[in-house]
RNA sequence: GGAGUGGGUCGGGCGAGCGCGCCGCACCCCCGUGCGGUGAGGAAAGUCCGAGCUCCGCAGGACAGGAUGCUGGGUAACACCCAGGAGGGGCGACCCUACAGACAGUGCCACAGAAAACAUACCGCCUGGGUCGCAAGACCCCGGUAAGGGUGAAAAGGUGAGGUAAGAGCUCACCGCGUUCGCGGCGACGCGGACGGCAGGGAAAACCUCAUCCGGAGCAAGGCCAAAUAGGGGGAGAGAGGUGGUCCGCCUCGCUAUCAUCCCCGGGUAGGCCGCACCGAGGCAGUCGGGUAACCGCUGCCCCAGAUGAAUGCUCGUCCCGCACCGGUCGUGGCCGCGGCAACGCGGCAGCGCCGGCGCGGACAGAACUCGGCUUACAGACCCACUCCGGUC
RNA sequence: GGGCCGCUAGCUCAAGUGGUAGAGCACCUGCCUUUUAAGCAGGGGGUACCGAGUUCGAACCUCGGGCGGCUCA
Numbered sequence: 001g002g003a004g005u006g007g008g009u010c011g012g013g014c015g016a017g018c019g020c021g022c023c024g025c026a027c028c029c030c031c032g033u034g035c036g037g038u039g040a041g042g043a044a045a046g047u048c049c050g051a052g053c054u055c056c057g058c059a060g061g062a063c064a065g066g067a068u069g070c071u072g073g074g075u076a077a078c079a080c081c082c083a084g085g086a087g088g089g090g091c092g093a094c095c096c097u098a099c100a101g102a103c104a105g106u107g108c109c110a111c112a113g114a115a116a117a118c119a120u121a122c123c124g125c126c127u128g129g130g131u132c133g134c135a136a137g138a139c140c141c142c143g144g145u146a147a148g149g150g151u152g153a154a155a156a157g158g159u160g161a162g163g164u165a166a167g168a169g170c171u172c173a174c175c176g177c178g179u180u181c182g183c184g185g186c187g188a189c190g191c192g193g194a195c196g197g198c199a200g201g202g203a204a205a206a207c208c209u210c211a212u213c214c215g216g217a218g219c220a221a222g223g224c225c226a227a228a229u230a231g232g233g234g235g236a237g238a239g240a241g242g243u244g245g246u247c248c249g250c251c252u253c254g255c256u257a258u259c260a261u262c263c264c265c266g267g268g269u270a271g272g273c274c275g276c277a278c279c280g281a282g283g284c285a286g287u288c289g290g291g292u293a294a295c296c297g298c299u300g301c302c303c304c305a306g307a308u309g310a311a312u313g314c315u316c317g318u319c320c321c322g323c324a325c326c327g328g329u330c331g332u333g334g335c336c337g338c339g340g341c342a343a344c345g346c347g348g349c350a351g352c353g354c355c356g357g358c359g360c361g362g363a364c365a366g367a368a369c370u371c372g373g374c375u376u377a378c379a380g381a382c383c384c385a386c387u388c389c390g391g392u393c
Numbered sequence: 394g395g396g397c398c399g400c401u402a403g404c405u406c407a408a409g410u411g412g413u414a415g416a417g418c419a420c421c422u423g424c425c426u427u428u429u430a431a432g433c434a435g436g437g438g439g440u441a442c443c444g445a446g447u448u449c450g451a452a453c454c455u456c457g458g459g460c461g462g463c464u465c466a
Base pairs, nucleotide, nucleotide: 001389002388003387004386005385006384007383008382009381010380012319013318014317015316016315017314018313020039021038022037023036024035025034026033027032041364045375046374048373049372050371051370052369053218054217055216056215065214066213067212068211069210070084071083072082073081074080085099086097087096088095089094100209101208105207106206108202109201122149123148124145125144126143128141129140130139131138132137157175158174159173160172161171162170176198177196178195179194180193181192182191183190184189222274223273224272225271232265233264234263235262236261241259242258243257244256245255246254282302283301284300285299286298288297289296290295320362321361322360323359325357326356327355328354330353331352332351334349335348336347337346338345339344394465395464396463397462398461399460400459403418404417405416406415412449420436421435422434423433424432442458443457444456445455446454
């Protein structure tokens, strides 16, 4: 100098002006005005998990359904985090893992291939028998075999040696695998020894089995206050209204029911208030303590947005960063032309750096009951630790 | 605040339970016709919304993301 790995911080600064939400104080009958304070994020997002909180349900348990799936720890809890083991990737720093069970059962493995799972035998190889042939050999039959060829993503341990008619864990060595013992570790697991000639393919991100966990719903939860209109309940109905009943046909009167009318009560709707923003699984700091760490404890300080069509913005100046253009010709190496024997000099051209000017741009995105995580989006800048390669001393 | 579904050729849609993706319309070429349309014959066109994983193999299974739609309170 180049390429990269892991972790962290910021994500424009300052000043002026205008404007907005909330809170407090003062003035004001009210509307409002003035002053002071305060006002987005690392993801406020997606709503993917886990909780708090609230209501409903509930003797206990099971089924169904869902989630998780190596070990130990952290936490209120988690599918999160930390540390470790195993497997895989990278030269390396380091990274990734849905990492239980295929001997519980059911199903699947296209094409090719003899055979795709209770294994099998296409080409081959070999002993024996038969036919033909002078012979070499060819063909047929009963068997043996799975070493070689061939198919496939995958074919019943791998390599080598012995052995055999040919072969084969048939035998042996090493590796792999299984069982068991010892040691180390809390554990996952690791190391070593002995025994077994080998169990028997893949896939559970196919159904499923096993272990652990989970009651349901969500702030439109839930609580309180409470119009108009229409229902419900109760009362008043006086001298007066409508409809019906009674007095045995009709009318009137009386009595009575009901409606209309008036008053009271109650439920619920619109609407409003609380929940909801001061006290918490709270934030910040610490040469603090424990722990490898996540995290926990202690001490000190702080109170830190809150709307309901939804506030946190805009303009100007200046500084910072990036990009493009113009100019200066200060620096640096290169190319071209001219001069020179040469060193070099002069001129021109484009590039990089420097200085000056002007213009544009400064991401992703915006709280809505509250926390802990995960995931996704993000211009650019900075810091720390580490790895590999090249050059120089 | 919950629940469910879809994305395949230019358009509309298919495809036992993973085995290498088709149909109709549209497009192109030729024939027929004086020409067009209709008709007949032939042809091209996809990496399945995006990314990652599981598998020998993914449109299909799983995870994350994007877009669109339906539904309940």
This is a predicted complex of two RNAs, RNase P RNA and transfer RNA, with 466 nucleotides together. Rfam match: Bacterial RNase P class A. Rfam classes the family as a ribozyme.